[in-house]
RNA sequence: UUUAUUAAUCGCCAAACUCGCGUGUGAACCGAGGACGGAAAGUUACAGAUCUUAAAUGUAUUUAAGAUGGCUGGGUCGCAUAU
Numbered sequence: 001u002u003u004a005u006u007a008a009u010c011g012c013c014a015a016a017c018u019c020g021c022g023u024g025u026g027a028a029c030c031g032a033g034g035a036c037g038g039a040a041a042g043u044u045a046c047a048g049a050u051c052u053u054a055a056a057u058g059u060a061u062u063u064a065a066g067a068u069g070g071c072u073g074g075g076u077c078g079c080a081u082a083u
Base pairs, nucleotide, nucleotide: 005080012038013037017033018032019031020030022029023028036070042076043075044074046073047072048071049068050067051066052065053064054063055062056061
């Protein structure tokens, strides 16, 4: 330096749910509480997938704009070191 890994250590994040005269048409997001889980459950919307809104079309498709990183892949940064 790279790869694998979670044996050990120090730690990290935070599902469902609840609260908020919170934000947004909505998907959803933010803050607090709370832990189902996670070895990248850090970050990134590039590709696919799913979802939302509007229009057209006419029976589930197309287009546009969005959402989702805890849906998958990719990019990128980082911690530990028994092997």